[in-house]
RNA sequence: GGCAGGGUAGCUCAGUGGUAGAGCAGAGGACUCAUAAGCCUUUGGUCGGCGGUUCAAUUCCGCCUCCUGCUA
Numbered sequence: 001g002g003c004a005g006g007g008u009a010g011c012u013c014a015g016u017g018g019u020a021g022a023g024c025a026g027a028g029g030a031c032u033c034a035u036a037a038g039c040c041u042u043u044g045g046u047c048g049g050c051g052g053u054u055c056a057a058u059u060c061c062g063c064c065u066c067c068u069g070c071u072a
Stems, first nucleotide, its partner, number of pairs: 001071007010024004018055001026042004048064005
């Protein structure tokens, strides 16, 4: 340089057009003599950036940027 995959919550990841979810972590509650585990509730997101298509974009298209793999 070429090709492919990926960037979504603090972390690991879903979500493939119709205002974004799970697990863990965090906060509160209940339980317990107390703690842990388990149980209930709950906070937290400019969906990497800029444009384009569309009534509507995390999703489709283009460019840029970062990460990983293959190849020269």
A computed fold for a 72-nucleotide RNA from a Candidatus Buchananbacteria bacterium, annotated as transfer RNA. Lineage of the source: Bacteria > Bacteria candidate phyla > Candidatus Buchananiibacteriota. Rfam family: tRNA. Rfam's curators write: Transfer RNA (tRNA) molecules are approximately 80 nucleotides in length. By type it is a transfer RNA. Its mean pLDDT, the model's own confidence on a scale to 100, is 84.